[in-house]
Annotation:
The RNA shown here (c-di-AMP riboswitch aptamer (ydaO/yuaA leader)) has 133 nucleotides and comes from a Bacillota bacterium. Of the family's consensus pairs, 92% are formed in the model. Model confidence (mean pLDDT): 79 of 100. Rfam family: c-di-AMP riboswitch aptamer (ydaO/yuaA leader). Rfam's curators write: This family represents a conserved RNA structure found upstream of the ydaO and yuaA genes in Bacillus subtilis and related genes in other bacteria. Rfam 15.1 lists 7,607 matches to the family in 2,262 species. It was read from a public genome assembly, where an Rfam model found it.

RNA sequence: ACCAUUACCAAGCCUAAUUGUCACGGGUUGACAACCGGGGGACCCGCGUUUGGGGUGAAUCGAGAAAUCGUAGGGCCAGCCUCUCCGUGCCCGAACCCGUCAGCUAACUCCGGAGGCAGUUCAUCUACGAGAG
Numbered sequence: 001a002c003c004a005u006u007a008c009c010a011a012g013c014c015u016a017a018u019u020g021u022c023a024c025g026g027g028u029u030g031a032c033a034a035c036c037g038g039g040g041g042a043c044c045c046g047c048g049u050u051u052g053g054g055g056u057g058a059a060u061c062g063a064g065a066a067a068u069c070g071u072a073g074g075g076c077c078a079g080c081c082u083c084u085c086c087g088u089g090c091c092c093g094a095a096c097c098c099g100u101c102a103g104c105u106a107a108c109u110c111c112g113g114a115g116g117c118a119g120u121u122c123a124u125c126u127a128c129g130a131g132a133g
Stems, first nucleotide, its partner, number of pairs: 012117003018034006024027001035113006045103001052101001053098004061070003073092004077087001
């Protein structure tokens, strides 16, 4: 350093983004399955086509020269589970993608399962402050 087993340790949030099995190449790996999520796709119905159109998502819209302010909408409030209410409570109100093309949509079919945080304990570093000598 790696592997296995046992014990202990506190576990919470956004989100579809979790769990398991197998493999060898031993991993921020690959495959499969369950489960969760998304797209395409008839009849019927409906509607549009350069002012292009559309998708995921809560993330839309308005004002302003700008900074910014507000807003549809969304999330949290932690001893355990669920529901509701309250709060002058605290936050978000982004980003990305398709590429001239897609309404709904049974059968069918194609994809995704990432990322970002809070908190507890321990250790360490450092700043500042207070007190004493």